[in-house]
Context: one part of a larger RNA
RNA sequence: GAUUGAACGCUGGCGGUAGGCCUAACACAUGCAAGUCGAACGGCAGCAGACCGUGACAAUCCCUUCGGGGUGCGUUUGGUGCUGGCGAGUGGCGGACGGGUGAGUAACACGUAGGAAUCUGCCCAACAGUGGGGGACAACCCGAGGAAACUCGGGCUAAUACCGCAUACGCCCUACGGGGGAAAGCGGGGGACUUUUGGGCCUCGCGCUGAUGGAUGAGCCUGCGUCGGAUUAGCUUGUUGGUGAGGUAACGGCUCACCAAGGCGACGAUCCGUAGCUGGUCUGAGAGGAUGAUCAGCCACACUGGGACUGAGACACGGCCCAGACUCCUACGGGAGGCAGCAGUGGGGAAUAUUGCACAAUGGGCGAAAGCCUGAUGCAGCCAUACCGCGUGGGUGAAGAAGGCCUUAGGGUUGUAAAGCCCUUUCAGUUGGGAAGAAAAGAUCGGGGAUAAUACCCCCGGUUCUUGACGGUACCUACAGAAGAAGCACCGGCUAACUCAGUGCCAGCAGCCGCGGUAAUACUGAGGGUGCAAGCGUUAAUC
Numbered sequence: 001g002a003u004u005g006a007a008c009g010c011u012g013g014c015g016g017u018a019g020g021c022c023u024a025a026c027a028c029a030u031g032c033a034a035g036u037c038g039a040a041c042g043g044c045a046g047c048a049g050a051c052c053g054u055g056a057c058a059a060u061c062c063c064u065u066c067g068g069g070g071u072g073c074g075u076u077u078g079g080u081g082c083u084g085g086c087g088a089g090u091g092g093c094g095g096a097c098g099g100g101u102g103a104g105u106a107a108c109a110c111g112u113a114g115g116a117a118u119c120u121g122c123c124c125a126a127c128a129g130u131g132g133g134g135g136a137c138a139a140c141c142c143g144a145g146g147a148a149a150c151u152c153g154g155g156c157u158a159a160u161a162c163c164g165c166a167u168a169c170g171c172c173c174u175a176c177g178g179g180g181g182a183a184a185g186c187g188g189g190g191g192a193c194u195u196u197u198g199g200g201c202c203u204c205g206c207g208c209u210g211a212u213g214g215a216u217g218a219g220c221c222u223g224c225g226u227c228g229g230a231u232u233a234g235c236u237u238g239u240u241g242g243u244g245a246g247g248u249a250a251c252g253g254c255u256c257a258c259c260a261a262g263g264c265g266a267c268g269a270u271c272c273g274u275a276g277c278u279g280g281u282c283u284g285a286g287a288g289g290a291u292g293a294u295c296a297g298c299c300a301c302a303c304u305g306g307g308a309c310u311g312a313g314a315c316a317c318g319g320c321c322c323a324g325a326c327u328c329c330u331a332c333g334g335g336a337g338g339c340a341g342c343a344g345u346g347g348g349g350a351a352u353a354u355u356g357c358a359c360a361a362u363g364g365g366c367g368a369a370a371g372c373c374u375g376a377u378g379c380a381g382c383c384a385u386a387c388c389g390c391g392u393g394g395g396u397g398a399a400g401a402a403g404g405c406c407u408u409a410g411g412g413u414u415g416u417a418a419a420g421c422c423c424u425u426u427c428a429g430u431u432g433g434g435a436a437g438a439a440a441a442g443a444u445c446g447g448g449g450a451u452a453a454u455a456c457c458c459c460c461g462g463u464u465c466u467u468g469a470c471g472g473u474a475c476c477u478a479c480a481g482a483a484g485a486a487g488c489a490c491c492g493g494c495u496a497a498c499u500c501a502g503u504g505c506c507a508g509c510a511g512c513c514g515c516g517g518u519a520a521u522a523c524u525g526a527g528g529g530u531g532c533a534a535g536c537g538u539u540a541a542u543c
Base pairs, nucleotide, nucleotide: 001543002542003541004540006539007538008537009536010535013390014389015388016387017386018385019383020382021348026346027345028344030343031342032341035093036092037091040090041089043086044085047084048083049082050080051079052078055076056075057074061070062069063068100301101300102299109226110225111224112223113222114221115220118218119217123214124213125212127210128209129208130207131165133163134162140155141154142153143152144151145150171179172178173177185206186205187204188203189202190201193200194199227273228272229271234264235263236262239261240260241259242258243257244256245255246254276298277297278296279295280291281290282289283288303324304323305322306321307320326337327336328335329334354380356379357378358377362376363374364373365372366371393423394422395421396420403414404413405412406411427484429479430478432476433475437470442464443463444462445461446460447459448458449457487532488531489530490529491528492513493512494511498527499526500525501524502523508515509514
């Protein structure tokens, strides 16, 4: 000098863009962060509608002997899943993504360059099929246990849930031959024919099964590279290799039986310490040194340790089981929990923000879609934390005013500075206007595809109707008035900037040299000056 996820002191007008627990991977109150599909299914608790019935109240109208009687819009109530929809349940897909953190890890973890013995839901292309049966279990009903969490017994029932049969290109075996092995339906529309009025049948769309290729993602192997310590010199028994078997999606001591006795190491094994790695970032002319916040790629972890289940994918942050520590509930028998998700709390600390708004956009999950969910994300709030931009006025103005300070007492300086006069109005304030971020989806019309079809469905185009959290935001305009807006450090040399007063080796200063013991440009104050400026200094840290 440059730099920072900074902190502290003094000070502080506005805007834009970014950033914001580096410490205790410490403990967590509360709310939210992963659901969705009724076009898979049985159903109907709640809401709305329709229909049926009915007890009560009862507008209106009719009769009236004026006591009342009848009619009954409507309110309330009961029933029917009939319709829109839908709590709970069965089933499917997704909860393996997205989000967080850096504890562990010196390792095929990462980076880079290669490899062969693999798997891959959804997606794409093309091929073949989707035939015919069966038995259950939830929900529900009944009963029982328990304080609760919840659990148990009996009975009914549906399916794209489950299980057989048929068929089978690819699979296995002794390869003539034999063996074993799939599937599921749902929705829209319809001219004949048929019909139990649901449908059959035809067609379209979405699914389902088998096999092939692709794409994407993932697993595995290898060469090279990746911190310090030799005051760590030897390490190793599934250890190193072979044969066989098991296991895995897959190669392999991955595991096991047997056999051999190997394997690694001063080119640093083993051990100890430290550490997530990289693209990058900072610095530097470069070489290099330091570093790994934000953003992006990979890895690891999810209270601590272990384990598997399900699944295309996990040994799974908001799943399960066991053990442990901790916290909570308890009727003492037993149960519940996991913020290193977003906010927020306590604690630690020099130190780091709101228990905000919205799904409008982008993206994700589910769904045919409408849509629902989304603390991802988009925004807003707080903080001079950083960078960038703007402002705090401009011109004129010598009686060189007053006051302050200095003085050789004449004057000098503050200083065109102020006042005064003439202007301007950025920003802030108030008024009015006002984008872009929005394209879709839906409805309707036209054309094309598909079809038996002018239905339905899909594609393209036109018209129309709307959809904004931010936010009445950006921006534009008008109004008034210099009006609301300057500090901080330093002034002995290095190093730009000097005098006076106080103090008297005291009080103090200090980055180094060093100042201070009675005229201190070095301490403290004042005047003046210098440098930066909404900041300025100090401290820490790197080059």
A computed fold for a 543-nucleotide part of an RNA from an uncultured bacterium, annotated as small-subunit ribosomal RNA, 5' domain.